[in-house]
């Protein structure tokens, strides 16, 4: 430099929304393990846990051409002695945080056997021993004595060079032969290679809850000792040396090339394979040898196993196989040295569990197959279904074709090269090539609610499961089981651990602290980082050329070899690093020199509650004291403790103490903060302006250790002690009152010294620097104008506040006093509980501060804004809501409906307002669904098939409670021939007031006839979401009009519609005898704030004329978006479920729904005089009428009877005296009042009044004499009071629904009660205040952490013992004897980490337990922080702070008029 190559995200906190934050999820990876499953090859790869124990065999030998000897048959074999390997190769990772390791150098401080080069040389002698023999002893391993022997074993002499010392004169050291003629050895030197020891600069875990370590320790001199340096080791001399840039200790860990992930940077990770290091049953130890302190050598100790004759003795698989062990879990006790490679050997050649190969495992990665083509009657099953049909699906089957792999024959390799030919292949008769046979041997696993591809059924019924995360599952489950049908991967699939990723979730690339986690309480000032201006020099930083190095393999790219592909070669690239050498000097850094703008300092001036000491005032308060005075006082929500007749309280005088300093006063002033306020003096900090004048970068910040300050509460010691006043005492309140209020009141508040060192110590905002529109307000300096001087104005500093440009922020908000743009430092944050606790340390007199986790849980905790709902938050406004006012309910009796009891049933539903005379506008049978008891069984409906013409239907009888059942007797189809009709069997079905109104349709109450709900466009906002709809005037009204980022719209209000008030017209039955006109219907008309006065911008409001009405003329019908899983499956439809011959079906009779101690709705009728009782005697409407309404007359005391005229109705009837109203009478009493009850005797209805209907007539005459708490309706033709008519209905109304008669009284007002809208607030609610949530107690259960004592490991330290051994010394000279160090042991006192624990204490987290009610709204006493002191428990007090407090008033600031 070139090329390649290159960056996703979703789920879940809310009702919704954005932010901030965790946890999950999708990708890739493994030496993997489990589940199910399993066709075949290739390549790879396979003890990761107990470096725990280990049977058996096998892994290191080789040399007769070094040498002696034994057997021996032809070879040749053993045994020893000698050389050479055996320090390689192979295997583990325990140990080690350190020159182990990587890199880079350095050795002038060093070895280096084989092999290679060059040079020299190999003379001469000799002493000895193993095997072997003899004896001896031992179980054995094996051992001693005696005797002979060789040799490239060993000794000793020469000779000495380029060898070693050396005083430069010396002096000291080799050697080895074998065979036969050419070699191979041998010995020295020197040289290079090779491989190694030492040395060093650099990198290379966690921890500071490890902060101080170090005596051989640091230098140094002599001295030993090593190949070599060096405290390596000694002896002496000094007192060093390391450490906050982490020394010591503690825990973890083999190191790297590299893998794995990942855009990348960077994070894990150290299997295979390469390269280094380090072990070798543990601990030490040294010998031989170039080389070990030696894996298959050796000696000692130890522990373990095994032999034994009990005296002794063997042994080390962390080599290949294999075996126990443990453990989720890792393979054959194979075959060969053909090939490579390694030892020895001249060489044939031998050895080789290095290696080459096979075997075993879907461990892993490639690759291959499991058939292909046609086939629609879209078979069959199966699964679903709207019953039509659809999927499974060209899938199958069926034909035809192919042969990969398979199986059987046959053929049949490279790998082989090389040594002299010759030979010589484990794999293997493998690969691989022909042939032949036959679709023939070959598919699962996971998944399907959403992240995430693919869905529908039946079972199941918060069970059973499931589930990564949200979450499913309480009768319709796309979430569970199964089935089918789909997705996805595929000889695998899936689950489980663990890494990387996603995660900008530890931010270097690339992050934050006003409120979300996070700014240190605040200064001063150390190390450290970072630093104005100019100029010269210089180069450790920093930029570049070059060289070397940075193994190989790995990666990347290209070519290429196996059929392809994993795999393998080859080339070219990377490998970002680190050393040497040059080169530049912008920038840093160094050194000189100078320089003023930063910074400081000299002068003058100025404001302040800055600060410390002492004095020194007046109010106010408490007490004494003494007057004057009398009966209360004080205290609250209301009171009572409590003070007073021994004289308070009030009030005057005197006197005393102690605390605190009105007004001035403020948004202000000063300080680092914390803080500071009466006046004087005294000492004293510090700041700020102004003009010069000096210094000369002297500056900013500022870890830890550090050093001062640090409100209140505490604490120590000594004073003081008036007030307030934790603790505590007493009265209240309450359920309860360890509180909220009231009396009292100790500690403390004050002072003087000393300690505490913490607060919501807040602006919840770290210090400094520099930039970046403004507008004001107010403190303080100077300057200018002005003025006689001020004072106001103007420019300009310094500090304080408010609103606001761009910015910026999750918003909210901050905005030249930044939360904005940059720039330097420091502090801190990394989800919530646990917990600011635990334990360990420091600091404190105590209380406690500071540092400061885990284990467990939990899917969230939590900012800022929306909409809503709620408030014992606020504003305004309406409503028979209150309030004025008439009658009522609650009391009695009765009706009636509703609990509840009771029953064989007393059928069901409805249950605050929004059930309760409600469904029911009529239960005596029916009705009726319940209950008892008899009965029936395809049933009353529709298809199909058969087979009939009967079958029925009439009458009569027996049974029987009826239904039902059973018998006799008569009669007995139709046709267009297709059938119709009928009723029987058969099967399909019917039915069901059975459940489920939390499956549903319709209907319907309700808030509400309350003024409200939306939307379209458009603006505003990152968004939810707002704006429109909000302000202001008005109205019943979101009605209307004014302003307005809205413009306009819907669905709701008003209107339309239908009554009923005045009026014209047509029409017209009846009414009458026409005219005429009540009526009734159509169609008009009137009323619209139109006229007048006020008031207003305008709408619109008061008042007034007219008018029949006047400001919506009354009064109905209409009932928005929604709300209440609100009623109703029993009006009716309907899902799904259940019942169906001893029926939950259907049918009859009886009985019940009417049952009664009691509780409640709603109503009737009293209690009387406005009244009763009897008489007379007027005026209405709305209705109905044929299985009906019933006249006149007549009988009956009456109900009623007879009776039959009129009426299908404006004609006739109900209908009549309508009640009222008048007149007599009773004269306040349980009555001439009420009329239950109750007995007799009737009427009516109807098969039938007994359970159980009304209605008359005698009689009979209870309660009850105006109703507690508390509740109800109603605003005018209204309440209230009178009666009338209809619905249902055989009868049967005090209920309903409707009609008309008579006819009020009140409303000042909105403070309270309910309820509603509208705006505005605060909220932790949102299931929405009947919300939500704290904290003890009980029970359960889980981890942790404390703890007397118990046990176990580590590291050490002291002492005592003290093997081998190397070293030393000393001898009878080679075996013995002493020593010095040491392993291992043993005693002792500490130390650390575990573990286990009786005991107690606190924490999570469980079902719907028990106590309150602390918090969130002004949470009903605002609430939080510190602190102190009490209470079961939240907590409550008292001090002193903070607003992260409502709400309300002032003031004063800013905005805008």
């Nucleotide at each position: 430099a070139a090329u390649a190559c290159u960056a996703a995200g979703a789920g879940u906190u809310u009702g919704a929304u954005c932010c901030u934050a965790g946890c999950u999820c999708a990708g890739g990876g493994u030496g993997a393990a489990c589940g199910c499953u399993g066709g075949c090859g290739a390549u790879g790869u396979g003890g990761a846990u107990a470096a725990g124990g280990c049977a058996u065999g096998c892994a290191a030998g080789u040399c007769g051409a070094g040498u002696g000897g034994g057997u021996u048959u032809a070879g040749a074999c053993c045994c020893a002695c000698g050389g050479c390997g055996a320090a390689c190769g192979a295997g583990g990772c325990a140990g080690u945080a350190g020159c182990a390791a990587g890199u880079a150098g350095g050795u002038a401080a060093c070895c280096u056997a084989c092999a290679c080069u060059g040079a020299a040389g190999u003379c001469g002698g000799g002493c000895a021993u193993a095997a072997c023999c003899u004896u001896u002893u031992g179980a054995a391993a094996g051992a001693a004595a005696g005797g002979a022997u060789a040799a490239u074993u060993c000794c000793c002499g020469a000779u000495a060079g380029u060898c070693u010392c050396u005083u430069u004169g010396g002096a000291g050291u080799a050697a080895a032969g074998a065979u036969u003629u050419a070699u191979c050895g041998c010995u020295u030197c020197a040289g290079g290679a090779u491989g190694g020891g030492c040395c060093u600069g650099c990198u290379c875990a966690a921890u500071a809850u490890c902060a101080g370590c170090u005596u051989g320790u640091u230098g140094g001199u002599g001295a030993g000792g090593u190949a070599a340096u060096g405290g390596c080791u000694u002896a002496c001399c000094a007192a060093g040396g390391c450490u906050a840039u982490g020394a010591c200790g503690u825990u973890u860990a083999g190191g790297g090339g590299a893998g794995g992930u990942g855009a990348g940077a960077a994070c894990c990770u150290g299997a295979c394979c390469c390269c280094c290091g380090c072990c070798g049953a543990u601990g030490g130890c040294a010998c031989u040898g170039a080389g070990a302190c030696a894996c298959g050598g050796g000696c000692c100790a130890u522990a373990c196993u095994c032999c034994u004759a009990c005296g002794g003795g063997a042994g080390g698989c962390c080599g290949c196989a294999g075996u126990c062990g443990a453990g989720a879990a890792u393979c054959u006790u194979c075959c060969g040295c053909a090939a490579u490679g390694g030892g020895c050997g001249a060489a044939a050649g031998c050895c080789u569990g290095a290696c080459g190969g096979a075997g075993c495992g879907a461990c892993a990665u490639c690759g291959c197959g499991u058939g292909a083509u046609u086939g629609a009657a879209g078979a069959a099953g199966c699964a679903c279904u709207u019953c039509g049909g659809u999927g499974u699906g060209u899938a199958a089957a069926a034909a035809u074709c192919u042969u990969u792999u398979g199986u059987a024959a046959g053929g049949g390799a490279a790998g082989a090269a090389g040594u002299u030919u010759a030979u010589u292949g484990a794999c293997g008769g493998u690969a691989c090539c022909u042939u032949a046979c036959g679709a023939a041997u070959a598919a699962g696993g996971g998944g399907c609610g959403c992240c995430u591809a693919a869905u529908u059924c039946u079972g199941u019924g918060c069970c059973a499961g499931c589930a990564g995360g949200c979450g499913c599952g309480g009768u319709a489950a796309u979430a569970c089981a199964g089935a089918a049908g789909c997705c996805c991967c595929a000889a695998g699939c899936g689950u489980u651990a663990c890494c990387c990723g996603g995660a900008a979730u530890c931010a270097c690339u690339g992050g934050g602290c006003g409120u979300a986690a996070a700014g240190g309480g605040u200064g001063c000032g150390u190390a450290g980082g970072c630093g104005g201006u100019u100029a010269u020099a210089u180069u450790a930083g920093u930029u570049u050329g070059c060289u070397g190095u940075u193994a190989a393999a790995u990666c990347a790219u290209u070519c290429g070899g196996c059929c392809c592909a994993a795999c393998c070669g080859a080339a070219u690239g990377u490998c970002c690093g680190c050393a040497g050498u040059g080169a530049a000097a912008a920038c840093g850094g160094u050194a000189u020199a100078a320089c003023u703008u930063g910074g400081g300092g000299a002068u003058g001036c100025g404001a302040g509650a800055g600060g410390u000491a002492u004095g020194u005032g007046g109010a106010a308060c408490u007490c004494a004291u003494a007057g004057u005075g009398u009966a209360g006082g004080g205290g609250u929500g209301g009171a009572a403790u409590c003070c007073g007749u021994u004289g308070a309280u009030a009030u005057u005088a005197u006197g005393a103490g102690g605390a605190a300093c009105a007004c001035c006063a403020a948004a202000a002033g000063c300080g680092a903060a914390a803080g500071c306020a009466a006046c004087a003096u005294a000492c004293u900090a510090g700041c700020g302006c102004a003009a010069u004048c000096c210094c000369g970068a002297c500056g900013c910040u500022g870890a830890g250790u550090g050093c001062a300050c640090g409100a209140a509460a505490g604490c120590g010691u000594g004073g003081g002690u008036a007030u307030c006043g934790a603790a505590u005492g007493g009265g209240a309140u309450u359920a309860g009152a360890u509180a909220c209020c009231c009396c009292a009141g100790u500690a403390g508040u004050c002072c003087a010294c000393g300690c505490u060192g913490u607060a919501a110590a807040c602006g919840a905002u770290g210090u400094u620097c520099a930039c970046u529109g403004g507008c004001u307000u107010a403190u303080u300096g100077a300057g200018g104008a002005a003025u006689c001087g001020a004072c106001c104005c103007c420019u300009u500093g310094a500090g304080a506040g408010g609103c606001g440009a761009a910015g910026c922020u999750a918003a909210c908000g901050c905005g030249u006093u930044a939360a904005g743009u940059g720039a330097a430092c420091c502090g801190c944050c990394u989800g919530g509980g646990u917990a600011g606790u635990a334990c360990g340390a420091g600091c404190g007199c105590a209380a406690g501060c500071u540092u400061g986790a885990a284990a467990c849980u939990c899917a969230a905790a939590g900012g800022a804004a929306u909409a809503g709902a709620c408030g014992g938050g606020g504003a305004c406004u309406c409503g028979c809501a209150c309030a004025a006012g008439c009658g009522g309910u609650g009391c009695a009796c009765c009706g009636u409906g509703u609990g509840g009891c009771u029953u064989a049933a007393u059928u069901c539903g409805a249950u605050g307002c929004u059930a309760a005379u409600c469904g029911a506008a009529a239960a005596a049978c029916c009705u009726u669904a319940c209950c008892a008891a008899g009965a029936c069984u395809a049933g009353u409906a529709c298809c199909u098939a058969c087979a009939c013409g009967a079958c029925g239907a009439u009458a009569u009888c027996c049974u029987g409670a009826a239904a039902g059942g059973g018998a006799u007797a008569u009669u007995u189809c139709c046709u267009u021939c297709g059938g119709g009709c009928g009723g029987g069997u058969a099967g399909g079905c019917a039915g069901g007031u059975g459940a489920u109104g939390c499956a549903u349709g319709g209907u319907c109450g309700u808030c509400g006839u309350c003024a409200g709900c939306u939307c379209g466009u458009g603006g505003c906002u990152u968004g939810a979401g707002c704006u429109g709809u909000u302000c202001c005037c008005u109205u019943a009204a979101g009605u209307g009009g004014g302003u307005u980022a809205a413009c306009g719209a819907g669905c709701g209000c008003a209107a339309c519609c239908c009554u009923c008030g005045u009026u014209g017209u047509c029409u017209g039955u009846u009414a009458u005898a026409u005219a005429u006109g009540u009526c009734a219907g159509g169609c008009g008309a009137g009323a619209c704030u139109g006229c007048c006065c006020c008031c207003u911008c305008a709408c619109g409001g008061g008042g007034g004329a007219g008018g029949a009405a006047g400001g919506a003329g009354a009064g109905g019908a209409u009932g928005a978006c929604g709300c209440c899983a609100g009623a109703u499956c029993a009006g009716c439809a309907u899902g799904u479920c259940c019942c169906u011959u001893g029926a939950u079906g259907u049918c009859u009779u009886g009985g019940g729904c009417u049952g009664c101690u009691c509780a409640c709705g709603c109503g009737g009728u009293u209690c009387a005089a406005u009244g009763g009782u009897u008489g007379u005697u007027a005026c209405a409407g709305c209705g109905g009428g044929a299985u009906g309404c019933c006249a006149a007359a007549g009988c009956g005391c009456a109900a009623g009877c007879u009776g039959g005229a009129g009426c299908c109705a404006a004609u006739c009837c109900c209908u009549a005296u309508a009640a009222a109203a008048c007149a007599a009478u009773c004269u306040c009493a349980g009555u001439c009042c009420g009329g239950a009850u109750u007995g007799a005797g009737g009427u009516c209805u109807g098969c039938a009044a007994u359970u159980c209907g009304a209605c008359c007539u005698c009689a009979u005459g209870a309660a009850g004499c105006u109703g507690g708490a508390a509740u109800c309706g109603c605003u005018a033709g209204u309440a209230a009071u009178c009666g009338c008519g209809g619905a249902u209905c055989a009868u049967c109304a005090u209920g309903c629904c409707g009609c008309g008669g008579u006819g009020a009284a009140u409303a000042c007002g909105u403070u309270c009660u309910c309820g509603a809208g509208u705006c505005u607030u605060g909220u932790a609610c949102u299931c929405a205040c009947c919300g939500c949530c704290c904290g003890c107690c009980a029970a359960g259960u889980c981890a942790g952490g404390g703890a007397a004592g118990c046990u176990g490991g580590g590291a050490g330290c002291a002492c005592c013992c003290g093997a081998c051994g190397c070293c030393c010394c000393a001898u009878u000279u080679u075996a013995u004897g002493g020593g010095u160090c040491u392993a291992a042991g043993g005693u002792g006192a500490a130390u650390u980490c575990a573990g286990u624990a009786a005991c107690a204490a606190g924490g999570g987290c469980u079902a719907a337990g028990g106590c309150g009610u602390a918090a969130c709204a002004a949470g009903g006493c605002a609430c939080g922080g510190g602190u102190a002191g009490c209470g079961g428990a939240a907590g409550c007090u008292g001090u002193u702070c903070g607003u992260g407090g409502a709400a309300c008033a002032u003031a004063u600031c800013c905005u805008g008029a």
About this RNA
The RNA shown here (small-subunit ribosomal RNA) has 1457 nucleotides and comes from a Candidatus Campbelliibacteriota bacterium. The source organism's lineage runs through Bacteria, Bacteria candidate phyla and Candidatus Campbelliibacteriota. Its mean pLDDT, the model's own confidence on a scale to 100, is 82. The RNAcentral record of the sequence draws on ENA and SILVA.